[in-house]
RNA sequence: AGAGUUUGAUCCUGGCUCAGGACAAACGCUGGCGGCGUGCCUAAGACAUGCAAGUCGAACGGGGGGAGCCGGAAGGCUUUCCGAGUGGCGGACGGGUGAGGAGCGCGUGACUGAUCUAUCCUGUGGUGGGGGAUACCCUCCAGAAAUGGGGGUUAAGACCGCAUACGAUGGCCUGGGGAGAGCCGGGCCAGGAAAGCCCUGUGAGGGGUGCCGGAGGAGGGGGUUGCGUCGGAUUAGCUAGUUGGUGUGGUAAGGGCGCACCAAGGCGAUGAUCCGUAGCUGGUCUGAGAGGACGGCCAGCCACACUGGGACUGAGACACGGCCCAGACUCCUACGGGAGGCAGCAGUUAGGGAAUUUUGUCAAUGGGCGAAAGCCUGAACGAGUGACGCCGCGUGCAGGACGGAGCCUUUCGGGGUGUAAACUGCUUUUCUUUGGGACGAGGGAGGACGGUACCAGAGGAAGAAGCAUCGGCUAACUACGUGCCAGCAGCCGCGGUAAUACGUAGGAUGCGAGCGUUGUCCGGAAUUACUGGGCGUAAAGCGCGCGUAGGCGGUUCUUCUUGUGGGGUGUGAAAGCCCCUGGCUUACCCAGGGGAGUGCAGUCCAGACGGGGGAACUGGAGGGCGGUAGGGGCCGGUGGAAUGCCUGGAGUAGCGGUGAAAUGCGUUGAGAUCAGGCAGAACACCAGUGGCGAAGGCGGCCGGCUGGGCCGCACCUGACGCUGAGGCGCGAAAGCCAGGGGAGCGAACGGAAUUAGAUACUCCGGUAGUCCUGGCCCUAAACGAUGACGACUAGGUGUGGGGGGUAUCGACCCCUCCCGUGCCGUAGCACACGCGAUAAGUCGUCCGCCUGGGGAGUACGGCCGCAAGGCUAAAACUCAAAGGAAUUGACGGGGGCCCGCACAAGCAGCGGAGCGUGUGGUUUAAUUCGACGCGACGCGCAGAACCUUACCAGGGCUUGACAUCCCCGGAACCCGCCGGAAAGGGUGGGGUGCCCGCAAGGGAGCCGGGAGACAGGUGCUGCAUGGCUGUCGUCAGCUCGUGUCGUGAGAUGUUGGGUUAAGUCCCGCAACGAGCGCAACCCUCGUGGCUAGUUACGCAUGGUGUCUAGCCAGACUGCCGGGCACAACCCGGAGGAAGGGGGGGAUGACGUCAAGUCAGCAUGGCCCUGACGCCCUGGGCGACACACACGCUACAAUGGCCGGGACAGCGGGCAGCCAAGCGGCAACGCGGAGCCAAUCCCUGCAAACCCGGUCUCAGUUCGGAUUGGGGGCUGCAACUCGCCCCCAUGAAGGCGGAGUUGCUAGUAACCGCCGGUCAGCCAUACGGCGGUGAAUCUGUUCCCGGGCCUUGUACACACCGCCCGUCACGUCAUGAAAGCCGGCAACACCUGAAGCCGGUGGGCCAACCCGCAAGGGAGGCAGCCGUCGAGGGUGGGGCUGGUGAUUGGGACGAAGUCGUAACAAGGUAGCCGUAGCGGAAGGUGCGGCU
Repeated sequence: AGAGUUUGAUCCUGGCUCAGGACAAACGCUGGCGGCGUGCCUAAGACAUGCAAGUCGAACGGGGGGAGCCGGAAGGCUUUCCGAGUGGCGGACGGGUGAGGAGCGCGUGACUGAUCUAUCCUGUGGUGGGGGAUACCCUCCAGAAAUGGGGGUUAAGACCGCAUACGAUGGCCUGGGGAGAGCCGGGCCAGGAAAGCCCUGUGAGGGGUGCCGGAGGAGGGGGUUGCGUCGGAUUAGCUAGUUGGUGUGGUAAGGGCGCACCAAGGCGAUGAUCCGUAGCUGGUCUGAGAGGACGGCCAGCCACACUGGGACUGAGACACGGCCCAGACUCCUACGGGAGGCAGCAGUUAGGGAAUUUUGUCAAUGGGCGAAAGCCUGAACGAGUGACGCCGCGUGCAGGACGGAGCCUUUCGGGGUGUAAACUGCUUUUCUUUGGGACGAGGGAGGACGGUACCAGAGGAAGAAGCAUCGGCUAACUACGUGCCAGCAGCCGCGGUAAUACGUAGGAUGCGAGCGUUGUCCGGAAUUACUGGGCGUAAAGCGCGCGUAGGCGGUUCUUCUUGUGGGGUGUGAAAGCCCCUGGCUUACCCAGGGGAGUGCAGUCCAGACGGGGGAACUGGAGGGCGGUAGGGGCCGGUGGAAUGCCUGGAGUAGCGGUGAAAUGCGUUGAGAUCAGGCAGAACACCAGUGGCGAAGGCGGCCGGCUGGGCCGCACCUGACGCUGAGGCGCGAAAGCCAGGGGAGCGAACGGAAUUAGAUACUCCGGUAGUCCUGGCCCUAAACGAUGACGACUAGGUGUGGGGGGUAUCGACCCCUCCCGUGCCGUAGCACACGCGAUAAGUCGUCCGCCUGGGGAGUACGGCCGCAAGGCUAAAACUCAAAGGAAUUGACGGGGGCCCGCACAAGCAGCGGAGCGUGUGGUUUAAUUCGACGCGACGCGCAGAACCUUACCAGGGCUUGACAUCCCCGGAACCCGCCGGAAAGGGUGGGGUGCCCGCAAGGGAGCCGGGAGACAGGUGCUGCAUGGCUGUCGUCAGCUCGUGUCGUGAGAUGUUGGGUUAAGUCCCGCAACGAGCGCAACCCUCGUGGCUAGUUACGCAUGGUGUCUAGCCAGACUGCCGGGCACAACCCGGAGGAAGGGGGGGAUGACGUCAAGUCAGCAUGGCCCUGACGCCCUGGGCGACACACACGCUACAAUGGCCGGGACAGCGGGCAGCCAAGCGGCAACGCGGAGCCAAUCCCUGCAAACCCGGUCUCAGUUCGGAUUGGGGGCUGCAACUCGCCCCCAUGAAGGCGGAGUUGCUAGUAACCGCCGGUCAGCCAUACGGCGGUGAAUCUGUUCCCGGGCCUUGUACACACCGCCCGUCACGUCAUGAAAGCCGGCAACACCUGAAGCCGGUGGGCCAACCCGCAAGGGAGGCAGCCGUCGAGGGUGGGGCUGGUGAUUGGGACGAAGUCGUAACAAGGUAGCCGUAGCGGAAGGUGCGGCU
């Protein structure tokens, strides 16, 4: 630091996704040790049990236990300890939690002259004298209990008077200072205190500690305030103690805090109110930073303590382990009534994916009380538990093979695991064990942790490795299994029989006591852009204007210093962060010091720039004056053409309309034509790329009223300006309301056509509407898809308006300035297209808007509207894209140019018949398999009766019919027999070879037997392949190198002008060359020459001609004329056997079709192995109701038949061709000559053809199918299932519908001949050969195919493409909905606990006063009344959530239905707004955009 993903590829836009870091985590697998941290994020749910706040006897009375003394005892005294009570201090700290709360709650700074402060500290003054009660206790009573009541006794530092008062406080008077304020003083009056205890002493006293008043300090609070502090405007208005004043109350204290009265204010777009969410901060995580997110542990603050309310006490509370009341819940109960509050520490339960011991100690630190000892302390310190996190350590180290075994893989050679192991040597962290043993404790004792850390000895490699990943991103690959299954997946995507993507294994990579996954946050994301983005076409400029707030603002001088800059000051707690140093063996961790903490406040300085104040200026802006163009607007009037209608004339059969028609109109007289009249709407030509307007928009002519612009002059004002959230106005068409009007046009509608249908396109009609007046609506492709204003930045060329200059008689022309409107273009910009002084350039100011696609400009809510609807405007869910520009192709019912038997012209056919062959289908035991548009179908098959043969049935074989190796036997081989359909099986006989060796024996070849390796497979996959082939296409194309252009895909070259059969050639050109193709080189035919020549020819010499076969020649636009561009080339001509490629063949570029072939062959993989192999017999491949393809023969007279006559070429031949001759009607047979073939034979006659005859238009003397009979041939064998001959039989068929094929010259057509395969042949096929031998085309509109250029594109498995909507089915989320059920906060009224306050207080009361007393007074209490008041109740609304029959659309879902709307002119150009209409896409009208 980036990467993957939209495309065939490219650039851009843009979203999604990944790699990083972090966590109070959880889950899966795994788990050795230690240290330091950390551990209910959910139910602020409910809680059993224990503990968490007490202490003081040196405040007090009394009680009890122990000890001592005295006493006979009772008892007393002393001392010590314990517990309840009175009293004091503390329970307001410490500890927990985050519910609530958007607030002065928190943070930061300031203020408090408006304030409080127990304990502590420092000064200061005092502590005198009295009084009356009461708890405990005793007793009585009530009660289940909790607890309560009456009576009696008693103490105090408890309570209450009195005295005193430095000072405090209050009042009055007054001095200084000051704007004011107790800021510093003075005087007078009033007036509130106190407590003792301990030690010592005989005592006086001394000491200590308390107590009271007052002053100050420290620390801690209360209050106020500037600034900062989340989201929603689909919350826009809120407010009655509300805002202020006066007075009064209240408080420690200001205050509307409370109350009475008065006034009518206060808050809000700089966001009040309402709703949602949230403890805030120091900080934490991330980030380069700015920022974003978070607020667990620790620390500060706040809030809360079952829920709500309330006060009491107190220095302090509205009080977590206090009180009262109400409520919910739990528990006890004798049913009367009571008790309780873990969000303290443990723990239980519930919830949840998720979280610990009912531990130890007060040793340390700290807290409360105490004089102290000390007590208490779940604060704290420790231990335990969880890999939850961070940090550290270990699971050994060294040696050890060209490398064991196992496992994996393999091309079988090997490779990998791998120095890894084994083995040898060594070490001992950790571990186990034994011994020693702390610091933490300061002056003595005292250590929970703990016999821990640490140290030493011994033992022994000993006890200690996993997890994820390995298609790309992203580091790491093979095998097997699986077969769109099972599964994976963060994104792209993998899996349909060879998966590096699933599962397993081996191996590898990464990390390591962890590793992955999930969740969340930041990052990457410049993807909300302050730093740091955009808006012509990608998302994005409001339809246009006027203008409010706001923002911004010309030149000069001056002043202030608010912004701004600088210096120093205070603060910015500690912790944290950074740096340095130090302590734990290191690190994490901890300690000390320094820094930073970008902030706030106050102070001093500066005065440029912004700002405020003042003065001035004219360039911005506005005004004046003089000109000027114009469809600018409104109103009134007026004109002609056209259309329609009406009347009349004249006139007759049609008119109209279309692709063609029909509906329609017309003999009641249309249309066409003439004349007259009426009506409404729109204004041809001028007219423009032109003018005007802010936009929408504006067009005959005349008049009236009226807005704005431009030019010129430089006279006036003196910054008066720009923009503009809200707001207001204008705003095409359609549409709405009311009233008119209505010619033409014309949604809807009716009809006619078209069509499969045609709710359309076309046609005939036609209503709203279109027009006018008034009022609404407020939208658009309201577009330059480009906001407004200003400044600056080359030019060229048009055009509209105005001015100046030169010139002219004048108008032009020409030069120049300003304003408008176009085109081209420099720099620059831009992804490209393009923009380019009319910017999309360079800048400034202000406004609006965008943030992936779909859902959706939709729902809900609100505002507007008569309605239609408009404006504002989401979410769930879903996708991995959706897009822009450009590129290369492909395609188009786009265009241009040009080819081809492509069409046309022509000839002969096919499609109808019969038959042959192939195929489909069907059938079958099997009808083996393949080939399927062209480019499968007389194709593989150039030969299926057995064989072939792959299929079926049956009978058999198992190392096999075939190959290699081993063992045994035997030569090989030959001949039998049995049974069998054969194969196979059983059985017998003959025979002994070759090489080495004397022999025995061995060896080679062959045969038989045997075992196992193996053979074998036409079994599967042509979508694993090689090779070969078809096709586009014998089409003229396909590419490369270098250069150049472009960000790039790519372009250029290869395009263009000509030309050609051709990318053939020429010319031009940022291209220059080159390659594969084209052409040529090759074969063949045509002419000639030369050479040679048998078997050819010929009777023959012969070797000339013909011929044979070899080499040459010849043709090159070479020559002439013309055309063209002086080219290429074309046209014509001469000569020539042949011309402009002479005819034919071979030859097939880059590539396309996953085209064909695993059955020709080869071959990977898979499969079969007494069978999917092999052998045999028989059957099948030949079936037959049909259908198609390719053919043959015909339908006849250009013919059939009969007779006679003529002329080829290519080829083939030895188990072959077969002559002559003979037999047979014939097939054929007999025969045997010749020929290994220019010799002989096939082949004595090739046929069409020619001559003669006959037939005479007929299902025939046409046609030959079919069938019967008789023969011949091949072959082991012609039944299934061959060919041929003869006789007989003689079918359909009379030239073939739609449609369709071939062919452009020696071609088509017609005619026969030969060959391969082959025993024979189903050959009418196929491959060749010759014979006879035409017609038509000098055209490219159309069909098909193709080439080049261009254009459009939403196509790119590429038009057999893409794609839209309804309907049907499934799933999901969501809106509406009669309602139903909740929640929240208010409001009105009723009720109203506790309690404070107020009133009353007839009942009650010790202290003080009067009084001897009784009693009274003062004061107080209960009770009662009242205000307020939690809660409850009733009621109508508000906001919000859930649910809801039904319903609306939406999204998604391999192969459903209907159509074809869009993309190519998408077949009616499309789209926008609107209004009718229609199963649906949609169609139509009106206006608009391209």